RNA sequence: GUAUCCUUAGCUCAGCCGGAUAGAGCAACUGCCUUCUAAGCAGUAGGUCGAGGGUUCGAAUCCCCCAGGAUACG
Numbered sequence: 001g002u003a004u005c006c007u008u009a010g011c012u013c014a015g016c017c018g019g020a021u022a023g024a025g026c027a028a029c030u031g032c033c034u035u036c037u038a039a040g041c042a043g044u045a046g047g048u049c050g051a052g053g054g055u056u057c058g059a060a061u062c063c064c065c066c067a068g069g070a071u072a073c074g
Base pairs, nucleotide, nucleotide: 001073002072003071004070005069006068007067010026011025012024013023019057028044029043030042031041032040050066052064053063054062
C1' cells in the first nucleotide's frame, strides 16, 4: 500500500435480512437477608451505538468518507 473484519453502558458482548421506549452478563449504587463479610433476592443509575455526511416517512442497521484496531497478502 491492497483486501476482509471489528468499533454499541466502566468491562465482555448481543442486536446489524431498516420500524414503535437500544438490551444481556459482570461491575457500581440502594434496599432486604445475615452477628459481620461473602453468597442470594429485589430495585436504581449508567449509551447522543467511534467522528462527519448521505439515502429514507423512519438508520445502531444501508451508502460514502475519516479515525482507531485485528488478520492476510505485498
Transfer RNA from an uncultured Clostridia bacterium, 74 nucleotides, folded computationally. It matches the Rfam family "tRNA". By type it is a transfer RNA. It was read from a public genome assembly.